[in-house]
């Protein structure tokens, strides 16, 4: 320079093909339970790399930029 692949709660990962209420774990708090703590349990807290475009609606489509990997010259 060209290709291709990736970024989602503080962490680890699913959704993205097929646009329609962003989900699990873990962790933080709160509460049950215990004689107390641990283990369970229930709840609440927290997140779609930045712009811009399509659209009634976008993590999802498209185009541009960041920054990681991985082939080519």
């Nucleotide at each position: 320079g060209g290709g291709g692949g990736g970024a989602u709660c503080g962490u680890c990962u699913a959704g993205u093909c097929u646009g329609g209420u962003a989900g699990g774990a873990u962790u933080g708090c709160a509460c049950c339970u215990u004689c107390g703590g641990g283990a369970g349990g229930u709840g609440c807290a927290g997140g779609c790399g930045a712009g811009a475009g399509u659209u009634c609606a976008a993590a999802u489509c498209u185009c541009u930029c960041u920054c990681c990997c991985c082939c080519c010259g």